[in-house]
RNA sequence: GGGCGCUUAGCUCAGUUGGUUAGAGCGCCUGCCUUACAAGCAGGAGGUCGGGGGAUCGUGACCCUCAGCGCCCACCA
Numbered sequence: 001g002g003g004c005g006c007u008u009a010g011c012u013c014a015g016u017u018g019g020u021u022a023g024a025g026c027g028c029c030u031g032c033c034u035u036a037c038a039a040g041c042a043g044g045a046g047g048u049c050g051g052g053g054g055a056u057c058g059u060g061a062c063c064c065u066c067a068g069c070g071c072c073c074a075c076c077a
């Protein structure tokens, strides 16, 4: 330098067929239960969907660009 993949909640990820309200598990907080802790039960908080731009009536999803991470190839020495 070229190619491919990934980036969504604190963590692991789903959502890829553009339209419904942005979700699950774990974690965290509160309450119940308990002598207490754990487990269990009930409830709750938490997201500019990596940044920017564009197309569209409308995007987490499509296009461009930048950044980060990973893999492969090439080049130089």
Stems, first nucleotide, its partner, number of pairs: 001073007010026004019057001028044005050066005
The RNA shown here (transfer RNA) has 77 nucleotides and comes from Candidatus Solibacter usitatus. The coordinates come from a structure-prediction model, not an experiment, and the mean pLDDT is 80. NCBI's taxonomy places the organism under Bacteria, Pseudomonadati, Terriglobia, Bryobacterales, Candidatus Solibacter. The same sequence occurs in records of 4 taxa. It matches the Rfam family "tRNA". Rfam describes the family as follows. Transfer RNA (tRNA) molecules are approximately 80 nucleotides in length.